Transfer RNA from a marine eukaryotic metagenome, 62 nucleotides, folded computationally. It matches the Rfam family "tRNA". The family's RNA type in Rfam is transfer RNA. Rfam's curators write: Transfer RNA (tRNA) molecules are approximately 80 nucleotides in length.
RNA sequence: CGUUAGCUCAAUUGGCAGAGCAACUGACUCUUAAUCAGUAGGUUCGGGGUUCGACUCCCUGA
Numbered sequence: 001c002g003u004u005a006g007c008u009c010a011a012u013u014g015g016c017a018g019a020g021c022a023a024c025u026g027a028c029u030c031u032u033a034a035u036c037a038g039u040a041g042g043u044u045c046g047g048g049g050u051u052c053g054a055c056u057c058c059c060u061g062a
Base pairs, nucleotide, nucleotide: 003062006021007020008019009018015052023039024038025037026036027035045061046060047059048058049057
């Protein structure tokens, strides 16, 4: 300094956890690919504390 979705990464002065890729479904196509539309997917490394509220601040561990 970093740990957030299967992977790569956002989330900024504490206020609804997101994007791209991948996966799945559908449309299109003789079929596949490409393209388009949609869906699902998270104990935000573990534990504790502060706060109405913590990915965000504090302590501790990995």
The sequence is in RNAcentral, with records from MGnify.